């Protein structure tokens, strides 16, 4: 210098707070490595059971691990460092579209400002036509580089070397590596621009959700689509009659069934469910806003050991351990010790004594696996 971990004051007394047990006295348990950010992934619960397509969102080298992941491990490729090691939004630019500021002649089917060469004209310095793309200049980037040949001047025009592209074969599960040979050189960059490809994802969340109790008696306004049709039953209403027991008429109202139709997920289709004379939506108002369950034993954690694996991790055995609150407990104080800092005194120094100060970040809220961020001081390992 690089890198990987651990710890996060200790013990005791007194005194509180919450859970559980107990009639009580009392006993017992009571925050973290991040409990945090709520950024990913799951478990669990409910919602048209969730099917297909579209839209939308996410991920993006390869292989493995995992319940799953955007996490972890091992590789590959690229970049940085003398090195240990570190970093990478790391699929596709020969599907298409778009963009490439300023400068510059030209920013993508190349082009030609200065300079170069040839010819003509005027006439001794320019103009016009043609050739060429090496030199200058601009830029983050200019359609290979160096040397030689060649030429009017030049140019992969030709040659050698370097670079580049394609690449049989070989190695590897793969990413990829290596490479015979071929090609005068084509195919600039950007996908943290649209897009394309592959894969993944239904939505909402413990204020989920279920039960009990309480309260309201379902109020008001507006909007949209409707109030259609068919069938059944004879006493609930209606009508007639009565000897007051009843009897009769009628599908008119009401009832029931079906259907047209309407509603239910981000959209469509399909399946399903509900309503069917009301339904749906938006807003305003009134009431209750208490208890129980969910709730913490689960892909548990810690320690030791064995087996497989480079590792992440998986499996076996033994042992040990456990907050579940809801205006939300887990605190305060004293003593001793532990490091730390400051002051004073002593000592050559290491250090010793005394006094004082503060002891980081921060604190569960359904539960797990990660990531990220915060963290005084101390300790250990590897290179």
């Nucleotide at each position: 210098g690089a890198u990987g971990g651990c710890u996060g004051g200790a013990u005791g007394g007194c005194u509180g707070c919450g859970g559980c047990a107990g009639c009580a006295a009392u006993g017992u348990c009571g925050a973290g490595g991040a409990a945090a950010g709520u950024c990913c992934g799951g478990a669990c619960u409910c919602c048209a059971a969730a099917a297909a397509g579209c839209a939308c969102g996410g991920u993006g080298c390869c292989g493995g691990g995992u319940a799953a992941c955007g996490c972890c491990c091992g590789g590959c490729g690229g970049g940085g460092g003398c090195a240990a090691c570190c970093c990478c939004a790391g699929g596709g630019a020969a599907a298409g579209c778009g963009c490439c500021a300023c400068a510059g002649a030209g920013a993508a089917c190349a082009a030609a400002c200065u300079a170069c060469c040839u010819g003509a004209c005027c006439c001794c310095g320019g103009u016009c036509a043609g050739g060429a793309a090496a030199a200058g200049g601009u830029g983050a980037a200019a359609c290979g580089g160096u040397g030689g040949g060649g030429u009017a001047a030049g140019a992969g025009c030709c040659c050698a070397c370097c670079g580049c592209g394609c690449g049989a074969g070989c190695g590897g599960c793969a990413a990829c590596g290596u490479a015979a040979g071929c090609g005068g050189c084509a195919c600039g960059g950007c996908a943290a621009g649209c897009c394309c490809c592959a894969c993944c994802g239904g939505g909402a969340g413990c204020a989920a959700u279920g039960c009990c109790a309480a309260a309201u008696a379902g109020g008001g306004a507006c909007c949209a689509c409707g109030u259609g049709c068919g069938g059944c039953a004879a006493u609930g209403a209606u009508c007639c009659u009565u000897u007051c027991g009843g009897g009769g008429a009628u599908a008119u109202c009401g009832g029931c069934c079906g259907u047209a139709g309407g509603g239910c997920g981000g959209c469509u289709u399909g399946a399903g469910c509900c309503c069917g004379a009301g339904u749906g939506g938006u807003c305003c108002g009134g009431g209750u806003u208490g208890g129980c369950a969910g709730c913490u034993a689960g892909a548990g954690g810690g320690c030791g050991u064995c087996u497989g694996g480079c590792a992440a991790c998986a499996g076996g055995c033994g042992u040990u351990u456990a907050a579940g609150a809801u205006g939300a407990a887990u605190g305060g104080u004293c003593a001793u010790c532990c490091a730390u800092u400051u002051g004073u005194g002593g000592g050559u120094a290491a250090c010793c004594a005394c006094a004082a100060a503060g002891g980081a970040c921060a604190a569960a809220a359904u539960c797990c696996g990660g990531c990220u961020u915060a963290u005084a001081g101390g300790c250990c390992g590897u290179c």